A computed fold for an 82-nucleotide RNA from a Candidatus Fermentibacteraceae bacterium, annotated as c-di-GMP-I riboswitch aptamer.
[in-house]
RNA sequence: UAAACGCAAACCGGGAGUAAUCCCGGGACGCAAAGCCCACGGGACCUACCCUCUUCCGAGGAAGGUUGGCCGGGUUACCUGA
Numbered sequence: 001u002a003a004a005c006g007c008a009a010a011c012c013g014g015g016a017g018u019a020a021u022c023c024c025g026g027g028a029c030g031c032a033a034a035g036c037c038c039a040c041g042g043g044a045c046c047u048a049c050c051c052u053c054u055u056c057c058g059a060g061g062a063a064g065g066u067u068g069g070c071c072g073g074g075u076u077a078c079c080u081g082a
Base pairs, nucleotide, nucleotide: 006031007030011026012025013024014023015022016021029069035075036074037073040072041071042070043067044066045065046064047063050061051060052059053058
């Protein structure tokens, strides 16, 4: 030192969104849960509207959003000598 599968990063095309980002198609960097859950706890990211400040540029706040391929956690699952 298995076997059979699965998912799909970056990037490109189309679409949605102010944005983070998401969806579809192509494409594979990787992943033993890179299946699902942000209605359990954190981290990181975004900011159109609203509030405060500012001569302007902008800054801060509140609130909302995004990320499960950031982590913990929950939950479901193929094979195997383990």

The prediction has a mean pLDDT of 87.